RNA sequence: UGCGUACGAGUGAGGAUCGCCGUCGGGCCUUCGGGUGCCGGCGGAGGAAAGUCCGAGCUCCACAGGGCAGGGUGCCGGGUAACACCCGGGCGCCGGCUUCGGCCGGUGACGGAAAGUGCCACAGAGAGCAGACCGCCGAUGGCCCGGGCUCGUCCCGGGUACAGGCAAGGGUGAAAGGGUGCGGUAAGAGCGCACCGGGUCCCUGGCAACAGGGGUCGCACGGCAAACCCCACCUGGAGCAAGGCCAAGCAGGAACGAGGGGUCGCCCGCCCCGCUGAGUUCCGGGUAGGCUGCACGAGGCGCGCAGCGAUGUGCGUCCCAGAUAAAUGAUCUUCACCCGCCCUCGGGCGGGGACAGAACUCGGCUUAUUCCGUGCGCACCGA
Numbered sequence: 001u002g003c004g005u006a007c008g009a010g011u012g013a014g015g016a017u018c019g020c021c022g023u024c025g026g027g028c029c030u031u032c033g034g035g036u037g038c039c040g041g042c043g044g045a046g047g048a049a050a051g052u053c054c055g056a057g058c059u060c061c062a063c064a065g066g067g068c069a070g071g072g073u074g075c076c077g078g079g080u081a082a083c084a085c086c087c088g089g090g091c092g093c094c095g096g097c098u099u100c101g102g103c104c105g106g107u108g109a110c111g112g113a114a115a116g117u118g119c120c121a122c123a124g125a126g127a128g129c130a131g132a133c134c135g136c137c138g139a140u141g142g143c144c145c146g147g148g149c150u151c152g153u154c155c156c157g158g159g160u161a162c163a164g165g166c167a168a169g170g171g172u173g174a175a176a177g178g179g180u181g182c183g184g185u186a187a188g189a190g191c192g193c194a195c196c197g198g199g200u201c202c203c204u205g206g207c208a209a210c211a212g213g214g215g216u217c218g219c220a221c222g223g224c225a226a227a228c229c230c231c232a233c234c235u236g237g238a239g240c241a242a243g244g245c246c247a248a249g250c251a252g253g254a255a256c257g258a259g260g261g262g263u264c265g266c267c268c269g270c271c272c273c274g275c276u277g278a279g280u281u282c283c284g285g286g287u288a289g290g291c292u293g294c295a296c297g298a299g300g301c302g303c304g305c306a307g308c309g310a311u312g313u314g315c316g317u318c319c320c321a322g323a324u325a326a327a328u329g330a331u332c333u334u335c336a337c338c339c340g341c342c343c344u345c346g347g348g349c350g351g352g353g354a355c356a357g358a359a360c361u362c363g364g365c366u367u368a369u370u371c372c373g374u375g376c377g378c379a380c381c382g383a
Base pairs, nucleotide, nucleotide: 001379002378003377004376005375006374007373008372010370012335013334014333015332016331017330018329020044021043022042023041024040025039026038027036028035029034046355050366051365053364054363055362056361057360058239059238060237061236070235071234072233073232074231075089076088077087078086079085090110091108092107093106094105095104096103097102111230112229116228117227118224119223120222133170134169135166136165137164140163141162142160143159144158145157146156147155148154149152178196179195180194181193182192183191197219198217199216200215201214202213203212204211205210243292244291245290246289252283253282254281255280256279259273260272261271262270263269299318300317301316302315303314304313305312306311337352338351339350340349341348342347
């Protein structure tokens, strides 16, 4: 310097013009409820608004109590409204460094495999109350050869690898029934011993996970529970298209009911409808549509205090989008940032700004993406 990774912070600032949505004030209209191609002020996307994966608020439905089934969580302690999230710690694994004591960074669905069942591909002799392919031995028993004498199925020596012994070494595999060393043996083997590992009992430290120490046991307990399962704890369902209110038209019901409508205002006339019920009034449910839920909240910002931290708490201050087929945009300009070129080192010219768009609201996680800083790792260059 570049790349990767983890964490933190940010996601340009000001002005002008023309629009769009909301809100407040005014104008205008109004059936006085309100409405608005009018004027002015103010406000108008995000760190992820995304995926909809967890957890809540809120709403409706269900619900005596207990159990089963189903679903979820799973080292320990803390935080929180809650969580599968966050913080601190423990243990295991990986990488780097080391003065060999540890330190730094990353990572783990991290309860139980001595309750039971199941599985462990291929390879391999054997994959779980194991096994003998190569190999080692052949002490003991057998067979063969030689020798000895007291002539016995006796003794000594050599060979063979028939019975048999072994599991050290090789080989297979992700994994072969503790590891290393010494003794031991025919060869071997926890067969014996020392150290390491493990089980179990006790002590010490710690809230705990766990760690350290001592005794004891030759070792029983291979791995897999994001296989069934066991243990502990938690757990009703649906979602703002939740839910609440108002309510045209059409249809329905009840009461009254002989008239009602058109012909531009009134009367006559004319036409149409009407006791097979026109018309008027009322009623319940409720469609279109409208209002609400719906923007003051586990709220933002600043400072202090408590805490290693997540976080909690006190004071001050601020009000900060509410659309509904869906507004939040466009153009110009100044400054800042980044890149390239020129350069009189003061500056000039040109270009660039990613991912992405609220829809009831919060807390997380995950994914997308740009710039800066810090830690760690890798690569390259220079001293």

A computed fold for a 383-nucleotide RNA from a Longimicrobiales bacterium, annotated as Bacterial RNase P class A.
It matches the Rfam family "Bacterial RNase P class A". Rfam links the family to the GO terms dimeric ribonuclease P complex, tRNA processing and ribonuclease P activity.
NCBI's taxonomy places the organism under Bacteria, Pseudomonadati, Gemmatimonadota, Longimicrobiia, Longimicrobiales.
It is recorded under the gene name rnpB.
The model forms 92% of the base pairs in the Rfam consensus.